[in-house]
Predicted 3D model of a 136-nucleotide RNA (c-di-AMP riboswitch aptamer (ydaO/yuaA leader)) from an Actinomycetes bacterium. Of the family's consensus pairs, 92% are formed in the model. Its mean pLDDT, the model's own confidence on a scale to 100, is 79. Rfam family: c-di-AMP riboswitch aptamer (ydaO/yuaA leader). Rfam's curators write: This family represents a conserved RNA structure found upstream of the ydaO and yuaA genes in Bacillus subtilis and related genes in other bacteria.
RNA sequence: UCCGGAGCCACGCCUAACCCGGGUGCGUGGCCCGGGGCGGGGGAUCCGAACGACCCGGGGCGAAUCCGGCACCGCCGGUAGGGCACCUUCCAGCCCGAGCCCGUCAGCUAACCCCGUCGGCACAGAGGAAGGAAGA
Numbered sequence: 001u002c003c004g005g006a007g008c009c010a011c012g013c014c015u016a017a018c019c020c021g022g023g024u025g026c027g028u029g030g031c032c033c034g035g036g037g038c039g040g041g042g043g044a045u046c047c048g049a050a051c052g053a054c055c056c057g058g059g060g061c062g063a064a065u066c067c068g069g070c071a072c073c074g075c076c077g078g079u080a081g082g083g084c085a086c087c088u089u090c091c092a093g094c095c096c097g098a099g100c101c102c103g104u105c106a107g108c109u110a111a112c113c114c115c116g117u118c119g120g121c122a123c124a125g126a127g128g129a130a131g132g133a134a135g136a
Base pairs, nucleotide, nucleotide: 012121013120014119018036019035020034021033022032023031024030037117038116039115040114041113042112047107057105058102059101060100061099066078067077068076069075070074081096082095083094084093086132087131088130089129090128091127
């Protein structure tokens, strides 16, 4: 000097998943409690639904649905939709397009009630245009 790997910190990214206070502890972390913020579910009137047949229970979180193909319980290709460093739109490029939960039960829904606040990344960039915001 170059290449590769690991760890830590800062700036940051996905996600609702962040902030403040108190207790324990020598202190930080951790754990517990409380509050705020953010997020989700249940829940009237009205509206919707209402009846019959077939198949068949139905529902929720999430961007994560749906389609086609194949040597078929896996793989390939696409797709609704979603993400990428102040914001919106357009263009370009790169990605995701999963998984889990309730348990026969839930349309919408004021009051009201309940619950969550996890986890996973990144070591090079975080492109261009227009308009705006903030800052100096």